[in-house]
RNA sequence: GCUGAUGUAGCUCAGUAGGUAGAGCGCAUCCUUGGUAAGGAUGAGGUCACCGGUUCAAAUCCGGUCAUCAGCU
Numbered sequence: 001g002c003u004g005a006u007g008u009a010g011c012u013c014a015g016u017a018g019g020u021a022g023a024g025c026g027c028a029u030c031c032u033u034g035g036u037a038a039g040g041a042u043g044a045g046g047u048c049a050c051c052g053g054u055u056c057a058a059a060u061c062c063g064g065u066c067a068u069c070a071g072c073u
Base pairs, nucleotide, nucleotide: 001072002071003070004069005068006067007066010025011024012023013022019056027043028042029041030040031039049065050064051063052062053061
C1' cells in the first nucleotide's frame, strides 16, 4: 500500500427482507432471612464509533473518515 471482518448499556453480545433499541451478567431500591448467600419484584443506564447521503422513516441501505483484528504484498 491492497483486501476482508468488527465497532450497539459498565462488561459479554443479540438485533437484515428499513417501521417505538433488547438479553445475560453487573448496578440501585424494595421483599424474603436472626444475618449473609441464594431467590423474587421494580428501576436506572444508549446521540447504535464519527461525518454526510437516500427515504415519510436508517443500528439496518450507499459514500467517506477513525479505531481494532486478520490476510496479502